[in-house]
């Protein structure tokens, strides 16, 4: 320098362009003398800023990061 891939919840990790799920983790309940298991429940999310769409996590660009490959 030149080419590729990747950002979604605290973590992992899903989602044909049509209401963003799940699991761990938190927090509270129930249940226990007490705790721990189990159960029930609540909270946190689409890098950023633009386009196109009747609508975009998903499709185009441009930017930040990170990974990988060639030199």
């Nucleotide at each position: 320098a030149g080419g590729g891939a990747a950002a979604u919840a605290a973590u992992u990790u899903a989602a044909c362009g049509g209401u963003a799920g799940a699991a761990u983790a938190u927090c509270a309940g129930u249940c226990u003398u007490c705790a721990a298991a189990a159960u029930u429940g609540a909270g946190c999310g689409u890098a950023u800023a633009g386009g196109u769409u009747c609508g975009a996590a998903u499709c185009c660009u441009a930017u930040u990061u990170u990974c990988c490959c060639u030199g």